[in-house]
The prediction has a mean pLDDT of 84. The RNA shown here (transfer RNA) has 74 nucleotides and comes from Monotropsis odorata.
Formats: sequence, structure tokens, C1' cells
RNA sequence: AGCGGAGUAGAGUAGUCUGGUAACUCGUAAGGUUCAUAACCUUGAGGUCAUGGGUUCAAAUCCCGUCUCCGCAA
Repeated sequence: AGCGGAGUAGAGUAGUCUGGUAACUCGUAAGGUUCAUAACCUUGAGGUCAUGGGUUCAAAUCCCGUCUCCGCAA
């Protein structure tokens, strides 16, 4: 060279099979509660879904290339 797996919010993950509002936990901001803190409750911010193209009315999802990481084999 070759083969397989992974890349989604600050962290860890689901969603991909079967295309149709991007979700959960922790973290974080504000408010509530409390004498106060923690805990608890409510609301929010934070995503070019690794990247470049293609198909489609519509792509995290399907197809092709590329990059990074892990493993197998050599």
C1' cells in the first nucleotide's frame, strides 16, 4: 500500500439501519426557593453534525473523495 471502526454544544453520548423540528446527562448563565450555601425547581445561551462535492423538495443520515484518531494485517 491494504482492511475495519470512530469524528455530533465546554465534557461524555444518542440519533444513521428506515432521509422530514438536531436530542439526553453533566457543566454553564439568569431567576425562584433559603437567614445564607448546597441540594431542588423553572427558563435560556452554546452546534457550519471532521472536511469538499454529488443525489434529493428535503442529508448528521444515502453515494464519492479528503483529513485526523484507534485497531487488524504486513
Overview: Taxonomically the source falls in Monotropsis (Eukaryota, Embryophyta, Pentapetalae, Ericaceae). A source record names the gene trnM-CAT. The RNAcentral record of the sequence draws on ENA. Rfam family: tRNA. The family's RNA type in Rfam is transfer RNA.